[in-house]
Notes: Small-subunit ribosomal RNA, 5' domain from an uncultured bacterium, 517 nucleotides, folded computationally. Model confidence (mean pLDDT): 83 of 100. It matches the Rfam family "Bacterial small subunit ribosomal RNA". Rfam links the family to the GO terms structural constituent of ribosome and ribosome.
Context: one part of a larger RNA
RNA sequence: GAUGAACGCUGGCGGCGUGCUUAACACAUGCAAGUCGAACGAGAGAUCCGGACGGAAGUUUUCGGACGGAAGAGCGGAUUUCGAGUGGCGGACGGGUGAGUAACGCGUGGGGAGCCUGCCUCAUACAGGGGGAUACCAGCCGGAAACGGCUGUUAAAACCGCAUAAGACCACAGAGCCGCAUGGCUCAGGGGUAAAAACUCCGGUGGUAUGAGAUGGACCCGCGUUCGAUUAGCCAGUUGGCGGGGUAACGGCCCACCAAAGCGACGAUCGAUAGCCGAUCUGAGAGGAUGACCGGCCACAUUGGGACUGAGACACGGCCCAAACUCCUACGGGAGGCAGCAGUGGGGAAUAUUGCACAAUGGAGGGAACUCUGAUGCAGCGACGCCGCGUGAGUGAAGAAGUAUUUCGGUAUGUAAAGCUCUAUCAGCAGGGAAGAAGAUGACGGUACCUGAAUAAGAAGCCCCGGCUAACUACGUGCCAGCAGCCGCGGUAAUACGUAGGGGGCAAGCGUUAUCC
Numbered sequence: 001g002a003u004g005a006a007c008g009c010u011g012g013c014g015g016c017g018u019g020c021u022u023a024a025c026a027c028a029u030g031c032a033a034g035u036c037g038a039a040c041g042a043g044a045g046a047u048c049c050g051g052a053c054g055g056a057a058g059u060u061u062u063c064g065g066a067c068g069g070a071a072g073a074g075c076g077g078a079u080u081u082c083g084a085g086u087g088g089c090g091g092a093c094g095g096g097u098g099a100g101u102a103a104c105g106c107g108u109g110g111g112g113a114g115c116c117u118g119c120c121u122c123a124u125a126c127a128g129g130g131g132g133a134u135a136c137c138a139g140c141c142g143g144a145a146a147c148g149g150c151u152g153u154u155a156a157a158a159c160c161g162c163a164u165a166a167g168a169c170c171a172c173a174g175a176g177c178c179g180c181a182u183g184g185c186u187c188a189g190g191g192g193u194a195a196a197a198a199c200u201c202c203g204g205u206g207g208u209a210u211g212a213g214a215u216g217g218a219c220c221c222g223c224g225u226u227c228g229a230u231u232a233g234c235c236a237g238u239u240g241g242c243g244g245g246g247u248a249a250c251g252g253c254c255c256a257c258c259a260a261a262g263c264g265a266c267g268a269u270c271g272a273u274a275g276c277c278g279a280u281c282u283g284a285g286a287g288g289a290u291g292a293c294c295g296g297c298c299a300c301a302u303u304g305g306g307a308c309u310g311a312g313a314c315a316c317g318g319c320c321c322a323a324a325c326u327c328c329u330a331c332g333g334g335a336g337g338c339a340g341c342a343g344u345g346g347g348g349a350a351u352a353u354u355g356c357a358c359a360a361u362g363g364a365g366g367g368a369a370c371u372c373u374g375a376u377g378c379a380g381c382g383a384c385g386c387c388g389c390g391u392g393a394g395u396g397a398a399g400a401a402g403u404a405u406u407u408c409g410g411u412a413u414g415u416a417a418a419g420c421u422c423u424a425u426c427a428g429c430a431g432g433g434a435a436g437a438a439g440a441u442g443a444c445g446g447u448a449c450c451u452g453a454a455u456a457a458g459a460a461g462c463c464c465c466g467g468c469u470a471a472c473u474a475c476g477u478g479c480c481a482g483c484a485g486c487c488g489c490g491g492u493a494a495u496a497c498g499u500a501g502g503g504g505g506c507a508a509g510c511g512u513u514a515u516c517c
Stems, first nucleotide, its partner, number of pairs: 001516003005513005012389006018382002020347001025345003029342003034089003039086002043082008053072001058067003096300003105225007115217002120213007128162001130160002137152006168193003172189001174187005198205002226272003233263002238260004243255003275297004279290004302323005325336004353379001355378003361375001362373004392422004402413004426458001429452004436444001461506005466487003472501005482489002
């Protein structure tokens, strides 16, 4: 000098930041991923219209009736709303954590004659004609529940054949050009294989195939990346080859066979520790230390394993299995996963609200309106940090009183106070009142800010005073009580302990402790 700090004493305001470093310990409760009716069928509600019922009030009456047409129930149609289901897209992003990892994990520079890429953009070519199911629903049945079974009906942009094939892919056989070994590119041939979906408010929006781009990702390599030799030998899919499987793709990635290789004092193997970097702190620099916040990459999601779906996962708020734990149970069986945001217990020296809003920025879905969004924007709490401001200014000597000291004369506190004259930053009161929002829409928020009136009022402490090191006297104590970073102080005149007066330093902070340079 620095800190994600803590502790002690003290504490006025604002702005901007920042806040579980420990138990990757366990979690009550709420929320954090939905959306689309312009893909689909059925259902329910509301409003309106239509026709057939129904017949009230009322009018009239010769009391027999006549006229009148409301409420209501049900049918059909239109508009609209709702939630469950099928289907599409998104739940692989965003958010959290640093357990593991000494590794092509990260950083940096390269590679491809070995790769993929939903949504988006461009280009080209298409979209013909059929089929069978199924959820929801209804009925029956099982179960305490979670949930499930059977039968029956139905739709689609769900599913499956058929047709078509410019182009694509596959296997043949041919020509040309090129290279870096296996090879690569282009052209023409016949054969085989695989497509599609509609909706509409008529403006469009979607669908299929192929090529190119963009974006994102996977893989490989050079170099760099902590400590220990009181770890010296390590390794059997091990090292290489041939052939195959698998993958988006190369590869012992996996497998059969063959060979016996491969790594290592330039530190293999083993053990310990650790996410890496941009950066941060320090330092004149070189270096050293660190990796909180913010940004990039990686890994993980109670522990271990596995695949499914998908353009993308071996998937935090998906599935299956095993384990531990917790909960429900009718004991047969089930449910759960905060290292998301709040919050609770626990651990700890120690770290916040079960807040507001989608107004802005961004994301998902949708044609849109819009819905969702604990991302985000804000607010709350903490002097935790940095920065800024204030706690008054001028005048005022009878050098008041008080206090301390004294050689009793005085000296110090000290222009300090009081008194007089002013001012109003902050806080408080009153009035006005934004930008952030493109047409509307503002959580923040009656906030920031501006104006006015009024009162010095509401706002100073902490550490130190032997030397280092700025700042001295008195009393108490008497190697006691105590102090202390080092030297050291204290045993009767202690500037070093305790208190007081005075002084010095910093200041809404000041000291101490811890750690780094």